[in-house]
Molecule: transfer RNA
Organism: Patescibacteria group bacterium
RNA sequence: GUGGGCGUAGCUUAGCGGCAAAGCGUCGCUCUGUGGCAGCGAAGACCGCGGGUUCGAAUCCCGUCGCCCACC
Numbered sequence: 001g002u003g004g005g006c007g008u009a010g011c012u013u014a015g016c017g018g019c020a021a022a023g024c025g026u027c028g029c030u031c032u033g034u035g036g037c038a039g040c041g042a043a044g045a046c047c048g049c050g051g052g053u054u055c056g057a058a059u060c061c062c063g064u065c066g067c068c069c070a071c072c
Base pairs, nucleotide, nucleotide: 001071002070003069004068005067006066007065010024011023012022013021018055026042027041028040029039030038048064049063050062051061052060
C1' cells in the first nucleotide's frame, strides 16, 4: 500500500430498519449471630467519531480513527 473482520454498560456478549437486552460486576432491601450463598429491586451504554439515505438508523451507504488478520 491492497483486501477483510471487529468497535454496543466497569467486563464479556446479544440485537441485521420501529421503546437498546442478558450474564458477571456495582448499589439497596430480605435472609444470617457475622460473612458467603440465595431471593427481590435499582443505577449504568444518545451503540468509536463525522456525514448521508429514510417517516424512522446500533442496523443500510460514504468518509475517518483504533485494534486484529491475510497479501504485497